[in-house]
RNA sequence: UGGGUCGGCCGGGUGACCGCGGCCCCGCGCUUGCGUGGGGUCGAGGAAAGUCCGCGCUCCACAGGGCAGGGUGCCGGGUAACACCCGGGCGGGGUAACCCGCGGACAGGGCCACAGAAACAUACCGUUCCAAGCGAAGCGAGGACUGCCCGCCGGCCCGCCGGCGUCGCGUUCCAAGCCAAGCGAGGAACAAGGGUGAAACGGUGGUGUAAGAGACCACCGGCGGUCCCAGCAAUGGGCCGGCCAGGCAACCCCCACCCGGAGCAAGGCCAAGCAGGGACGAGGAGCGGCCCGCUCCGUCCGAGUCCCGGGUAGGCUGCAUCAGCCCGACGGCAACGUCCGGGCGCAGAUAGAUGGUCGCCCAGAUGCGGCGUGGGCGGGAAGAAAGCCUUCGGGCCGUAAACCGCAGGCCGCAUCGGACAGAACGCGGCUUACAGGUCGACCCCCGGC
RNA sequence: GCCCCAGUAGCUCAAAUGGAUAGAGCGAGGCUCUCCUAAAGCCUAGGUUGGGGGUUCGAAUCCCUCCUGGGGUA
Repeated sequence: UGGGUCGGCCGGGUGACCGCGGCCCCGCGCUUGCGUGGGGUCGAGGAAAGUCCGCGCUCCACAGGGCAGGGUGCCGGGUAACACCCGGGCGGGGUAACCCGCGGACAGGGCCACAGAAACAUACCGUUCCAAGCGAAGCGAGGACUGCCCGCCGGCCCGCCGGCGUCGCGUUCCAAGCCAAGCGAGGAACAAGGGUGAAACGGUGGUGUAAGAGACCACCGGCGGUCCCAGCAAUGGGCCGGCCAGGCAACCCCCACCCGGAGCAAGGCCAAGCAGGGACGAGGAGCGGCCCGCUCCGUCCGAGUCCCGGGUAGGCUGCAUCAGCCCGACGGCAACGUCCGGGCGCAGAUAGAUGGUCGCCCAGAUGCGGCGUGGGCGGGAAGAAAGCCUUCGGGCCGUAAACCGCAGGCCGCAUCGGACAGAACGCGGCUUACAGGUCGACCCCCGGC
Repeated sequence: GCCCCAGUAGCUCAAAUGGAUAGAGCGAGGCUCUCCUAAAGCCUAGGUUGGGGGUUCGAAUCCCUCCUGGGGUA
């Protein structure tokens, strides 16, 4: 040492030598500070990253409300805030641990290619009823032909021949029409079935009907209700109602809530340098316009703001003590909170420090050798023993086991040997990258005790 | 550092409001014509629509994320 799910943590250690940045101390040099030498101390991350969200901070703008624009989106809570986190709800996936998704499609507009009858209200095939007409065999008004019988007329060789006839019978043929199944122009009903599509007007069973259909009934599903119960709510359960209710809102839109803009190259101070011009202008001053004063107009000075043009590319600050980090207590299911207790100070560069060389060690990879084995993979018939069945031949258990090899595991030796990545005002998240290691909880299958 | 924009054949550009097989010119390869080349004519290949995920029946197009390139800012 079978297969999985979720969460947390670490992400090289150590020694020697050389080197870099900040702060503190000491010595020396000169001008309070800087330079230089020495010592001490501190010196990247879980993502410092992407800059995708949200805040702090700073400047500008700003009564309030609305419009426009942007964002969020089941419900409740947490928070400085969030697109984050926690708990709950519903739906989907999975045997399960667990994972994924989320307002509204009866407010309105728009879109749904091709195919298909129809993409949101229709009928292609089809089913049923009515129905002109077609329609085998059969029946068959009627007709034709031929024969017989009968009647009449005529002829003569006198018992035969010929002709005619609205009668009857028989054979054969023709035939209007009638007509089963079936077909069926057309009309009506239906939406069950077929077919198309990503999607087709609730599902299953029955009643019913000409055939059918929520037309009706039972159950299920969906929807609605000023109803009842539980819950803060999402929602769940019950009762009632009638079947009209396709999809898309990461299309417009509706509803609820939130959002002013710019960014530390913000902003403030100092130094150096340059060239001025325009607009506005708090306030002040005298003079003029009126005889004087108030008021008004003009003129001058003018802090400051903005614009154009010109100049500079230096320093300090913002800037490292805060939504700070660690441990504990209490409250809360949890996220988290606390006027609670204790401990800690933990990078601050400015063309940008945190590095380099060597040795040893801990992981790890590869190769070789050895050990060892509940479960993986491949092989394995003397078809072992035991057991069970038996027609006493044998069969089942059964490649199952034993056993062998491979992988995984442990030990030893040799070689190689550190992943992604580098703070720049700070913080909370999300996302993405990441060699390898480690801890914990849980689930599923088989075996043994 | 901060703030924006854009990625479609080798190059330059298309593709209505999402609708099927993503087109065009130049270029490339082959053939014809020519003594040979050019021009001309015919034919052919060439696409992860920058990568991945999502929404949708369907994505170059809409949303998220990553990558690459470009611009602005004292």